[in-house]
Molecule: Bacterial RNase P class A
Organism: Microbulbifer weihaiensis
RNA sequence: CGAGUCAGCCAGACAAUCGCUGUCGCAUAGCCUUCGGGUCGUGUGGUGGAGGAAAGUCCGGGCUCCAUAGGGUGGAACGCCAGGUAACGCCUGGGGGGCGCGAGCCUACGGAAAGUGCAGCAGAGAGUAGACCGCCGAUGGCUUCCUCGGAAGUACAGGUAAGGGUGAAAGGGUGCGGUAAGAGCGCACCGCGCGACUGGUAACAGUUCGUGGCACGGUAAACCCCGUUCGGAGCAAGACCAAAUAGGCCCUCUAUAGGUGUGACCCGCACUGAGGGCGGGUAGGUCGCUUGAGGUGUGUGGUGACACACAUCCCAGAUGAAUGAUUGUCCUCGACAGAACCCGGCUUAUCGGCUGACUCAACUU
Numbered sequence: 001c002g003a004g005u006c007a008g009c010c011a012g013a014c015a016a017u018c019g020c021u022g023u024c025g026c027a028u029a030g031c032c033u034u035c036g037g038g039u040c041g042u043g044u045g046g047u048g049g050a051g052g053a054a055a056g057u058c059c060g061g062g063c064u065c066c067a068u069a070g071g072g073u074g075g076a077a078c079g080c081c082a083g084g085u086a087a088c089g090c091c092u093g094g095g096g097g098g099c100g101c102g103a104g105c106c107u108a109c110g111g112a113a114a115g116u117g118c119a120g121c122a123g124a125g126a127g128u129a130g131a132c133c134g135c136c137g138a139u140g141g142c143u144u145c146c147u148c149g150g151a152a153g154u155a156c157a158g159g160u161a162a163g164g165g166u167g168a169a170a171g172g173g174u175g176c177g178g179u180a181a182g183a184g185c186g187c188a189c190c191g192c193g194c195g196a197c198u199g200g201u202a203a204c205a206g207u208u209c210g211u212g213g214c215a216c217g218g219u220a221a222a223c224c225c226c227g228u229u230c231g232g233a234g235c236a237a238g239a240c241c242a243a244a245u246a247g248g249c250c251c252u253c254u255a256u257a258g259g260u261g262u263g264a265c266c267c268g269c270a271c272u273g274a275g276g277g278c279g280g281g282u283a284g285g286u287c288g289c290u291u292g293a294g295g296u297g298u299g300u301g302g303u304g305a306c307a308c309a310c311a312u313c314c315c316a317g318a319u320g321a322a323u324g325a326u327u328g329u330c331c332u333c334g335a336c337a338g339a340a341c342c343c344g345g346c347u348u349a350u351c352g353g354c355u356g357a358c359u360c361a362a363c364u365u
Base pairs, nucleotide, nucleotide: 002360003359004358005357006356007355008354009353010352012330013329014328015327016326017325018324020049021048022047023046024045025044026043027042028041030039031038032037051336055347056346058345059344060343061342062341063234064233065232066231075230076229077228078227079226080094081093082092083091084090095109096107097106098105099104110225111224115223116222117219118218132164133163134160135159136158139157140156141154142153143152144151145150172190173189174188175187176186177185191214192212193211194210195209196208197206198205199204238287239286240285241284248278249277250276251275252274253273258272259271260270261269262268294313295312296311297310298309299308300307301306331334
């Protein structure tokens, strides 16, 4: 200098003006008051005001309610080992396998000798294998020759899994021996299965030892088997306060009465039981609601995820629902996108830029 790998961070900046919303202080009109104050509104000042994903709602948990949810059946998810965590299908470390020269990356990775199923096309044969081409001529047949012992030929029967061909896959590989030609048929090495030993918490591993000529094929994101986990609904959860009207229940009073209206009053006329209490529930309001498995810093333990201790901070909480608009200056001209009960994850979207560690290649010293 170029090409890459991993981890982390930022998400236009500054200023002015006008607004929106939560909260705190002060002043104050109204209302209530047990005279302390409270409540509501207004004014004014201070202060907080989206994200790394607030998203998808895909997992896990807190919280709330329901019939406390024990067992069985069914269903779903997960599935190498160990650890972390409130929990997880997440994370960390390790093992096996695959990719990359490498830093590193990917991995649903239990069981196929419990059983059932499936394998299109091609191919001779696809699972107690299979002779299409090829190879062979030991054995039987046939033909020719013959010194009658045999020899040569043929490829009809047959033998053969070396070679070719088909396929995703053809029943260990290489070599030597062997044979008519071949073949774990025999042997050596490699590989594989089983057992032991050693190391490791374990998964698993091995220049170890013994043993078996040795395939037991593939597929379980096919049924299935084994193991583990899972009650359901969700903040419109749910709790509290509580008008008007109508209806319900109870008590008291009254019956030629009484009450209301008309009217100054009586008669008359018209209408009608009256008063009080209780409880459910609607509108509406309050809470749930943001102090939390919380953030930051330091230290300790751990390879790490993480845990513990101390110090420090309070960082949106609305309910038609705020976080905006205008102007100016500058730059690298600004992506994806916006809370609604709260956390831990995963996944997806994202203009660009910065920092650190590491790898490979070339060159220079």